The prediction has a mean pLDDT of 81. This is a predicted structure of a 76-nucleotide RNA (transfer RNA) from a bacterium. Rfam family: tRNA. Rfam links the family to the GO term triplet codon-amino acid adaptor activity.
[in-house]
C1' cells in the first nucleotide's frame, strides 16, 4: 500500500436469501432453606461501530469512514 474477514445487551454469540431484536451467562426483585451458595420464578437490560444512499420496510443490501484480526507487498 493492496486483499480477506469481523463489529448486535455487562460478557459470549444467534437473528433462517430484506418483513415484531433474541439465547446463556452476569445483575436486580422474590420464593425456597443451616446458608452471602445452590435450585426455582420472575424483571429489567439495545444508537445494532458512526455517517451517508437504496427501499414501503435495513441488523442483513450499496458507498465513505473508524477499531480491530489475517493474508500479501513494500523498506532498511
Nucleotide at each position: 500500500g493492496c486483499g480477506u474477514c469481523c463489529a448486535u445487551a455487562g460478557c459470549u454469540c444467534a437473528a433462517u436469501u430484506g418483513g415484531c431484536a433474541g439465547a446463556g451467562c452476569a445483575a436486580a426483585u422474590g420464593a425456597c432453606u443451616c446458608u452471602u451458595a445452590a435450585u426455582c420464578a420472575u424483571u429489567a437490560g439495545g444508537u445494532u461501530c458512526a455517517a451517508g444512499g437504496u427501499u414501503c420496510g435495513a441488523u442483513u443490501c450499496c458507498u465513505u469512514g473508524u477499531g480491530g484480526a489475517c493474508g500479501c507487498a513494500c523498506c532498511a